[in-house]
C1' cells in the first nucleotide's frame, strides 16, 4: 500500500470480489484458570408466585400488652409515593444538540436574615349500636382528638389603586404620601433549650416558557391552512401567547420544498478512516418521551401521575350471575415469538434515597454471589539434555526421504492443580463484613489435572499419495470434475491461529465507486434541438466611508465519563484514581481593512446608442417568369413501346412509342453553385414589389457597469402524423399485379391510395451532430476562400503589405487512454447552467401532467449477469481494394465420366467377412504380392510357468529325433533309448513341480517418442542493439525499382546477424586427359571408369536512375537458376500410426495368453475411386525385316538341340556375370488380305481338354489349345494430366514372390500442338481497408414460436391497513348555567327563621369511544392477460458484423 476478474495480446473506462478493524452477537467443532466487563437487538407480546415505598407515638384520639421504664396496633394528621427503577411504543418536533433570553414565570426540603406566633369556634374519622351484601365493600344513628378545618384581631415588608424618578425601557428598579386586602401550631426538655409553626428579602439548586442556529429519505408529496394569520376586548395560566371565547380585518406558510408519505427517540459517544468523512445510538451519563389501548381530571410545591383515582375498549381471573379483581417496559422467575440472551440467589456491609430529634424502619436503587469463551486482558498444558535419526504411518527413481529431538529414556521445575495450616483490607469511632474462610501467604504430593479448530489452485503463508471420473461435489472472485484433479472425499506432510477456532449476517475501510479535501461528459455513462429572458449565481477602473463576510486577541460556554499525553494503584495487563491537553458554522467585546459585500462619488475600456458605408438562398405576404413531367386537342405516321441480370405484368391495330403544332393544370426552380453566403437552432436557392430582423467595418459624438448566465415558466421547433378545407401534374407507404426465390408479405419492373402542395388548427419528435452548453481573457505559425477598411502602386482596376469579422485545411507547445484536438482548443483560468455513476430489465410499469388521436414529458423496482464498453495491436476473414506468382485460369493435346473386366473403399451380407486410413492431405492406401502359413477375423479341438526371456526352490536324469496306439491336426497314452564335468556338496544341460513373472495385433496416436502427408520448394519465419510507443506493438522485414527467390539495387531510424532461397551434393549434356577386362575383327572411334576443364551477364549494343537488373547479339556442345533429382524454415491441421517398433497410465491372466483342423478375409441387389481393353481403317490380322536402355541371376538364369499347334517338357552346354543366360524389344519399316459390319473391331462369358508351381489350386493361382464370342458405334452435367525429349503412343526390366501384376518402381524407343493474355475459377505471397471474428467466416449473431422455471405490470373482482372528512350517538371529567331538595362554623335574629357561602340533582359546551356514508391513500390476493429474465444439442427462417451480400442506423 494493494490484488483477482472483460482481451490472443494492449492500454483506457467501469462494475463485481478479496486481504483490514469492529460487533450487545448467532451457529460448527472443540474447551484448563483466573481478572474485568457484558448478557430479550425478535412480542411497547400475556403472565402464575414473591419481593421492588414507606415512615413518623418527639402532632392526635383510642384499643391491646407491660417487668410500669415502656412497647405493639388500625384510624386521624404530616412529609414521602413527580425520587430512584425499568423500556424506546409514539415523536422529524423547539423533541434533542448547542448558544442566548424571561423588564413575561415558580419552587416543598435544604442555607442565610427579618418579623410575627393573640385571641376563638365547628366537625370527623377511629371506637360503640343498628342494618346491607357471597365478595369488593358500604349505610343509617351516637360519642370523640389534634401541627384537621373555620372566623376575629394584629402586619415591618407583601398584593392592588393614585404620584413621581431612575434604568439594560413589555408587568424591572428605587423613592415618598394616603387608602384597600391578606397570617400561623403546636410537640419535647435535663427547664438551659431544641424541634416546628406564619408573613417577607436573599441564596443554592431544580423547573417552565421563548428565540437564533444544527438536526434522516422522498417532488412519482405542489400548493396547504378557517382558530387559519393579524387586530380589539374578555377569559384562564405561576407565566407569554389563538392557550381559549366574542367581534374585527383577510391574512399566513410555500420551490432557501409548505403540506402530505415513509423512516426514526435525541445527544455526550461508539466503530471505522491519513483526513474530510461514512454507519451507528447495547452497557456508562444528560435530556426527551411511555407504563395494557384510548381520554380525563383530582391532590399536591411539583403529575395530568408505572407499583394513585374515574371513564371508554381489548384481554384475563374471581362470582352465591346481582357484582366485582386485575396491569412485571421494577428484580427474579413462566409461557410464547426467535438464530439468540440468565438465577423465582445473598446482603443492607459499604455508597446512595424516603421518613424520623433520634435510635432506627423501608429500600430487587446499590454491593455481592451463580450461570453463558458472549468479549477483552493475562496465565498454564512444562523446561533442559536425548540420534542406531527407534518403532508406527506416509511416500519413491527401492538408493532414500518425510513425520523428527519429535518420542522413548535421563536430569530439573511446580504457575495451574490435589490436600493441609494460617487469613485480611474494604470500617473516618468501640462493635458490627454479604462478599469469604474469599484474595493472599506457608507446607506437602505429583509431570502430573489441562489442545484444539482451520486451512494448503491464484488472488494468498502452506504439496504429495491414493479413491471419484463433468459423477459425488467444492467455490469469497476467477473458476475446478468428461481416467494420473497440488481445486471433490480420505491420508501423510505442511501453513495459520490458538481455549479458542471456522462459518454466517451486519458496519466502516479499501472504494478517487457521488469526487469538500477529491471524479467526468467528442468516440467508454454523461451537453438539455434552438433561442430570448424570470428567480438565483457571478460581476470592469478609481476615491472615501462602514465594519456583515474575513483576520486577529479577549471573556463566557462547550456536564461528567470517553479520547491523547504525563504520574499513580490492583505481581502484569485489562480494569482503575489524579493532573494536563484537545473538541463550535456558538454567544459577547476590544481590534485590522487588504480581499469579498453595504452605502456614496467618479471613470470608459465592458455593454448600449449615434452617425457613415456595406454583403447576404435570413424571415413574412402578394405577384410574374421559362424548362421538363403528365394529361386534352389537332397533324403526320406505323407496329410495336417499356421495362430488365434476363423476363414478365403493363401501354398499342379503338393507331400507342417516337415527331410537330396548339391547350390545361400542379409541383419544383438546370446552369449560375464554390468545404460560397444568411440564420439561434430546426432551416433558407427562379425573378420583382411591399414590410421586417440581425451581421461586419470605419468614426470615436452620446449613456455610463446598462454586464454574463440562467432553475422553474414562455417562445421556435426537419420529416412523419393528426383536424377541417382546398389542391392534386409528378413522385409515391398502403394495396394489387409480373418477377426472382425453397420460400419471397422484399430487394427488381407495371400500376397506385394515403401523404408530398397551400390555408389555419394540432402534435414536439430526430445519428434535432461538430455525437463538443453559453460567455470572457490569455497561449507559434502557414495556408485558402467570403465581407469590411487601411498602405503602397497605378491613368485606372489589379499584384503586393497591414486591421477586424466569418468560414475551411495543416500544424507548435499543451491536452489526451489512445484515435486525435490544436487561436472556430478537446490548451491554460474564472463565472453560471445542464448531465452523468456497470450491462440487461428499461427509456419500460405504476403514478402525475401534455396530446383529438397516434403519442409525447417525468421516471422506477423485482429478478438476473461478471461483465457491458471504448481507443489502439498483431492476426484471421470478406460475394473490400491494389500489386504479384502457380497447368490456376484460358490456348491447346490425351483422358476420365458411359461399356466390360481388375483392383480398392462403401454399404449390405455373414459364424467370420479381422484391423486401421475417410475432402483436399483416405479409396490398385498400411498390402514390395491372403490357397495352408501370413493371419490378427470365425467355427470346433488343446494347452495353463504357457509357443518366447530371466531369476529362484525341490525334484528327476533325461528330453526330444524314433516306433506304435487314439486322433483331422495339435495333442494325449504307452514303448525304445539313456549324456558331460566334478573337489561327490554340486555344476552344466534337459524334464517336472512350485513361485517371481511371460504374454496380449487388448484400450488410449486426445498421455507420448520416432517416423510421416499436408499448407508447400511457398518464400517467408525470427533474433541482437538502437530508435518510436503508456502499452500490446512497431521499425528493420515498410517504399521506388528488379527477381524464380526477403534474389539484388536505390532510398530509409535503423545497423546487422541467424533459420529458409541460391550455391556447396548426385546424375545429364561437350572438351581434354589416365586406365582399360570380359567391351571393339584392329587403330582412331564408340563404351566403361575415374581426374579435370567450361558458363562468370565474362565480352558487344540498346535500355534503365547509365543501380540491380532487362532487351538483343556475338563465341560456345551449353546462356542467363542448361534439363533432372536430392535437399522440405518459424509453424499448422489435438492431421496418421499405441497393428512396424518403442513408451506411460488402464485392462485380461485354465484367457483379451498359446498352439491346431476348417472356413473366412476372394461374399454381391448396389455406390464410389483408382486403373485395364475397348468401341476400329493413322485400324485388325498374316508373312517377312530393322533399332534400345535399364536392370536381374548358384535351392538362381537357363543357351544349342530335340518333343507337343501351344502352354510346356526332355536336355544339359555356359554363367557367382561389361564374359554366360534371362532376350526375338515393340511401335516402326516392306509386302498380303481385311472395306466399314457389331465386322477378320471387341474380347467379356462359359463348356471341353491341357500345362505349371505346391503336402493341397474345391471354396480360391496363373498360363495353353479348341470351341463359345456378351457390353461396347467415342461417352450427361462435371472432372483430370501435361508447357518439351514434356504430353501422348511403345515395348523392356526389377521388387515383392514357391506359384500369382491390368498395380508399382525404374528404363529406354517414336514423338507432338499451345500459352493472345491474367477478365473470371482454385490455390499462394506482398501492401492497404472494413470487421461485434480470435476455437479466428465451418466465425459471430438476431427475432418469433414451442416447453420449463422465476420476479414483475394490467384484470371483472375480494380481502384487509393506516389518516382524514359528513352525520349521529356520547362516558369519565373540567368549565359555564341553574339548584324549589340538602345544608356544622361566618352575619342578622324577635331564637321561629333568614342572608351568605356550600352539596346532590338537572341543563349547556367541549368530548375518548361507537354507528351510519362517500371518497382518499397503502398492501395481499385474482380467472384470464402482457411483456422480461434464465434454461440442454427443439422449430422456422438470415436481419446484424466485410460493400454482411439491398451500406448501416436515428
Nucleotide at each position: 500500500a494493494g490484488a483477482g476478474u472483460u482481451u490472443g495480446a494492449u492500454c483506457c473506462u467501469g462494475g463485481c470480489u478479496c486481504a483490514g478493524g469492529g460487533u450487545g452477537a448467532a451457529c460448527g467443532c472443540u474447551g484448563g484458570c483466573g481478572g474485568c466487563g457484558c448478557g430479550c437487538u425478535u412480542a411497547a407480546u400475556g403472565c402464575a408466585u414473591g419481593c421492588a415505598a414507606g415512615u413518623c407515638g418527639a402532632a392526635c384520639g383510642u384499643g391491646c400488652c407491660u417487668u410500669c421504664g415502656g412497647g405493639c396496633a388500625a384510624g386521624u394528621g404530616g412529609c414521602a409515593g413527580a425520587c430512584g427503577g425499568c423500556u424506546g411504543a409514539g415523536u422529524a418536533a423547539c423533541g434533542c444538540g448547542u448558544g442566548a433570553g424571561u423588564a413575561a414565570c415558580a419552587c416543598a426540603c435544604c442555607c442565610u436574615u427579618c418579623g410575627g406566633u393573640g385571641g376563638g369556634g365547628u366537625a370527623u374519622a377511629g371506637c360503640c349500636u343498628c342494618g346491607g351484601g357471597a365478595a369488593a365493600c358500604u349505610g343509617a344513628g351516637g360519642g370523640u382528638a389534634a401541627u384537621c378545618c373555620c372566623g376575629c384581631a394584629u402586619a415591618c415588608g407583601a398584593u392592588c389603586c393614585u404620584c413621581u424618578c431612575c434604568c439594560c425601557c413589555u408587568g424591572g428598579g428605587g423613592g415618598a404620601a394616603g387608602g384597600a386586602u391578606g397570617a400561623a401550631a403546636g410537640c419535647c426538655u435535663u427547664c438551659g433549650g431544641g424541634c416546628g409553626c406564619c408573613g417577607g428579602a436573599g441564596g443554592a439548586g431544580u423547573g417552565g416558557c421563548u428565540c437564533g442556529c444544527g438536526u434522516c429519505c422522498u417532488a412519482u408529496c405542489a400548493g396547504g391552512u378557517a382558530g387559519u394569520u393579524g387586530g380589539u376586548g374578555a377569559g384562564g395560566u405561576a407565566a407569554c401567547g389563538g392557550c381559549u371565547c366574542a367581534c374585527c380585518a383577510a391574512g399566513c406558510c410555500g420551490a432557501u420544498g409548505a403540506c402530505g408519505g415513509g423512516u426514526a427517540g435525541c445527544u455526550g459517544g461508539u466503530c471505522u478512516u491519513a483526513g474530510a468523512g461514512g454507519a451507528c445510538g447495547a452497557u456508562c451519563a444528560g435530556c426527551c418521551a411511555g407504563a395494557g389501548g384510548g381520554g380525563g381530571a383530582c391532590u399536591g410545591a411539583g403529575a395530568c401521575a408505572c407499583g394513585g383515582c374515574c371513564c371508554c375498549c381489548a384481554c384475563u381471573c374471581c362470582u352465591a350471575c346481582g357484582g366485582g379483581a386485575g396491569g412485571c417496559a421494577g428484580c427474579a422467575g413462566c409461557a410464547g415469538g426467535g438464530a439468540a440472551u440468565u438465577u423465582u440467589g445473598g446482603g443492607c456491609a459499604a455508597u446512595g434515597g424516603a421518613c424520623g430529634a433520634a435510635a432506627g424502619u423501608c429500600u430487587g436503587a446499590c454491593c455481592c454471589a451463580g450461570c453463558g469463551a458472549c468479549g477483552u486482558c493475562g496465565c498454564g498444558u512444562g523446561g533442559g539434555g536425548g540420534a542406531u535419526g527407534a518403532a508406527g504411518g506416509c511416500u519413491c527413481u527401492a538408493g532414500g526421504g518425510c513425520u523428527g529431538u519429535a518420542a522413548a529414556c535421563c536430569c530439573c521445575u511446580u504457575u495451574u492443580c490435589c490436600g493441609a495450616g494460617g487469613g485480611a483490607a474494604g470500617a473516618g469511632g468501640a462493635a458490627g463484613g454479604a462478599c469469604g474462610g474469599u484474595a493472599c501467604c506457608u507446607c506437602g504430593g505429583g509431570a502430573a489435572u489441562a489442545a484444539g479448530c482451520u486451512c494448503c489452485g491464484g488472488c494468498u503463508a502452506a504439496c504429495u499419495a491414493c479413491g471419484u471420473g463433468c459423477c459425488a461435489g467444492c467455490a469469497g472472485c476467477c473458476g475446478c470434475g468428461g481416467u494420473a484433479a497440488u481445486a471433490c472425499g480420505u491420508a501423510g506432510g505442511a501453513g495459520g491461529c490458538g481455549a479458542g477456532c471456522g462459518u454466517u449476517g451486519u458496519c466502516c475501510g479499501g472504494a478517487u465507486u457521488u469526487a469538500c479535501u477529491g471524479g467526468g461528459c467528442g468516440u467508454a455513462a454523461a451537453g438539455g434541438g434552438c433561442g430570448a429572458g424570470u428567480a438565483g449565481g457571478c460581476g470592469g477602473u478609481c476615491u472615501g466611508u462602514c465594519a456583515a463576510g474575513u483576520c486577529u486577541c479577549a471573556u463566557g460556554u462547550g456536564a461528567a465519563a470517553u479520547c491523547u499525553c504525563c504520574c499513580g494503584g490492583c505481581u502484569u495487563a485489562a480494569c482503575u484514581g489524579g493532573g494536563a491537553g484537545g473538541g463550535g458554522u456558538c454567544a459577547u467585546g476590544g481590534g485590522a481593512a487588504a480581499c469579498u459585500g453595504g452605502c456614496a462619488g467618479a471613470c470608459u475600456u465592458g455593454a448600449g446608442g449615434g452617425c457613415a458605408g456595406u454583403a447576404g438562398a435570413g424571415g413574412a405576404g402578394a405577384g410574374u417568369g421559362g424548362a421538363a413531367u403528365u394529361c386534352c386537342c389537332g397533324g403526320a405516321g406505323u407496329a410495336g413501346c417499356g421495362g430488365u441480370g434476363a423476363u414478365a405484368u403493363g401501354c398499342g391495330u379503338a393507331g400507342a412509342u417516337a415527331c410537330c403544332g396548339g391547350g390545361a393544370g400542379g409541383a419544383a426552380c438546370a446552369c449560375c453553385c464554390g468545404a460560397g453566403g444568411c440564420g439561434a437552432a430546426g432551416g433558407c436557392g427562379a425573378c420583382u414589389c411591399u414590410c421586417u430582423g440581425g451581421g461586419c467595418u470605419g468614426c470615436a459624438c452620446c449613456u455610463g457597469a446598462c454586464g454574463c448566465u440562467g432553475a422553474g415558466g414562455c417562445g421556435c421547433g426537419a420529416a412523419a402524423g393528426c383536424a377541417u378545407g382546398g389542391g392534386g401534374a409528378g413522385c409515391g407507404a398502403a394495396c394489387c399485379g409480373g418477377a426472382u426465390u425453397a420460400g419471397a408479405u422484399a430487394c427488381c419492373c407495371g400500376g397506385g391510395u394515403a401523404g408530398u402542395c397551400c390555408a389555419u388548427g394540432c402534435c414536439c419528435u430526430a445519428a434535432a451532430c461538430g455525437a463538443u452548453g453559453g460567455a470572457u481573457a490569455c497561449u507559434a505559425g502557414a495556408u485558402a476562400u467570403g465581407g469590411g477598411g487601411g498602405g503602397u502602386a497605378u491613368c485606372g482596376a489589379c499584384c503586393c503589405c497591414c486591421c477586424c469579422c466569418g468560414u475551411g485545411u495543416c500544424g507548435u507547445a499543451g491536452c489526451u487512454a489512445a484515435c486525435g484536438u490544436g487561436a472556430u482548443a478537446a490548451g491554460u483560468a474564472u463565472c453560471c447552467c445542464g448531465c452523468c455513476u456497470g450491462g440487461g430489465g428499461a427509456g419500460u410499469a405504476c403514478g402525475g401532467c401534455c396530446g383529438c388521436a397516434a403519442g409525447g414529458c417525468u421516471a422506477a423496482a423485482a429478478c438476473u449477469c461478471a461483465a457491458a464498453g471504448g481507443a489502439a495491436u498483431u492476426g484471421a476473414c470478406g460475394g473490400g481494394c491494389c500489386c504479384c506468382c502457380g497447368c490456376a485460369c484460358a490456348a491447346g493435346c490425351a483422358g476420365c465420366g458411359g461399356a466390360g473386366c481388375g483392383u480398392g473403399u462403401g454399404g449390405u451380407u455373414u459364424a467370420a467377412u479381422u484391423c486401421g486410413a475417410u475432402g483436399a492431405u483416405a479409396a490398385g492406401c498400411g498390402a514390395a504380392g491372403a490357397a495352408c502359413c501370413u493371419u490378427a477375423c470365425c467355427a470346433g479341438g488343446g494347452c495353463u510357468u504357457g509357443a518366447c526371456a530371466u531369476g529362484c526352490u525341490u525334484c528327476u536324469g533325461a528330453a526330444a529325433u524314433c516306433u506304435c496306439g487314439g486322433g483331422a491336426a495339435a495333442c494325449c497314452g504307452a514303448g525304445c533309448c539313456c549324456u558331460c564335468c566334478u573337489u561327490c556338496g554340486g555344476g552344466a544341460c534337459a524334464g517336472a513341480u512350485g513361485c517371481a513373472c511371460a504374454g496380449a495385433u487388448g484400450u488410449u496416436g486426445c498421455a507420448u517418442g520416432g517416423c510421416c502427408g499436408u499448407c508447400g520448394u511457398c518464400a517467408g519465419c525470427u533474433c541482437g542493439u538502437g530508435c518510436c510507443g503508456u502499452g500490446a506493438g512497431g521499425u528493420g522485414u515498410u517504399g521506388g525499382g528488379u527477381u524464380a527467390a526477403g534474389u539484388c539495387c536505390c532510398g530509409c531510424a535503423a545497423c546487422g546477424a541467424g533459420c529458409g532461397c541460391a550455391a556447396c551434393c548426385c546424375u545429364u549434356a561437350u572438351c581434354g586427359u589416365u586406365a582399360g577386362u570380359u567391351g571393339u575383327c584392329u587403330u582412331u572411334u564408340u563404351c566403361u571408369a575415374g581426374c579435370g576443364a567450361g558458363a562468370c551477364u565474362g565480352c558487344c549494343c540498346c535500355u534503365a536512375a547509365a543501380a540491380a537488373g532487362g532487351g538483343g547479339g556475338a563465341g560456345g556442345a551449353a546462356g542467363g537458376u542448361g534439363g533432372g533429382g536430392a535437399u522440405g524454415a518459424c509453424g499448422u491441421c489435438a492431421g496418421g500410426u499405441c497393428a512396424g517398433c518403442a513408451c506411460g497410465g488402464c485392462u485380461c491372466u485354465u484367457a483379451c495368453g498359446u498352439c491346431c483342423u476348417g472356413g473366412g478375409c476372394u461374399a454381391c441387389a448396389c455406390a464410389c475411386a483408382c486403373g485395364c481393353u475397348a468401341c476400329a481403317a493413322u485400324g485388325g490380322c498374316c508373312g517377312g525385316u530393322a533399332c534400345a536402355g535399364a536392370g536381374g541371376g548358384u535351392u538362381g538364369c537357363c543357351a544349342a538341340g530335340g518333343a507337343g499347334c501351344g502352354a510346356u517338357c526332355c536336355g544339359g552346354a555356359g554363367c557367382u556375370a561389361a564374359u554366360c543366360c534371362c532376350a526375338c524389344a515393340a511401335a516402326g519399316c516392306c509386302g498380303g488380305c481385311c472395306u466399314c459390319a457389331g465386322u477378320u473391331g471387341g474380347g467379356a462369358u462359359u463348356g471341353c481338354a491341357g500345362g505349371c508351381u505346391g503336402a493341397a489350386a474345391c471354396u480360391c493361382g496363373c498360363c495353353u489349345g479348341c470351341a463359345u464370342g456378351a457390353a461396347c458405334g467415342u461417352g450427361g452435367a462435371g472432372c483430370u494430366g501435361c508447357u518439351a525429349g514434356u504430353a501422348a503412343c511403345c515395348g523392356c526390366a526389377g521388387g515383392u514372390c514357391a506359384g500369382c501384376a491390368c498395380a508399382c518402381u525404374g528404363c529406354g524407343g517414336u514423338g507432338a500442338a499451345u500459352a493472345c493474355g491474367u477478365u473470371c475459377c482454385c490455390g499462394g505471397g506482398c501492401c492497404u481497408u472494413g470487421u461485434a471474428c480470435a476455437c479466428a467466416c465451418c466465425g459471430c449473431c438476431c427475432g418469433u414460436c414451442a416447453c420449463g422455471u422465476c420476479a414483475u405490470g394490467g384484470a371483472a373482482g375480494u380481502c384487509g391497513g393506516u389518516a382524514a372528512c359528513a352525520c349521529u350517538u356520547g362516558a369519565a371529567g373540567u368549565c359555564g348555567c341553574u339548584g324549589g331538595g340538602c345544608u356544622a362554623a361566618c352575619c342578622c335574629u324577635u331564637c321561629g327563621g333568614g342572608g351568605a357561602g356550600g352539596c346532590a340533582g338537572g341543563c349547556g359546551c367541549c368530548g375518548a369511544g361507537g354507528g351510519u356514508g362517500g371518497g382518499a391513500u397503502c398492501g395481499g390476493u385474482g380467472a384470464c392477460u402482457g411483456g422480461g429474465a434464465c434454461g440442454a444439442a427443439g422449430u422456422c427462417g438470415u436481419a446484424a458484423c466485410a460493400a454482411g451480400g439491398u451500406a448501416a442506423c436515428c
A computed fold for a 1450-nucleotide RNA from an uncultured prokaryote, annotated as small-subunit ribosomal RNA. The prediction has a mean pLDDT of 86. The sequence is in RNAcentral, with records from ENA. Its Rfam family is "Bacterial small subunit ribosomal RNA". Its family is annotated with ribosome and structural constituent of ribosome in the Gene Ontology.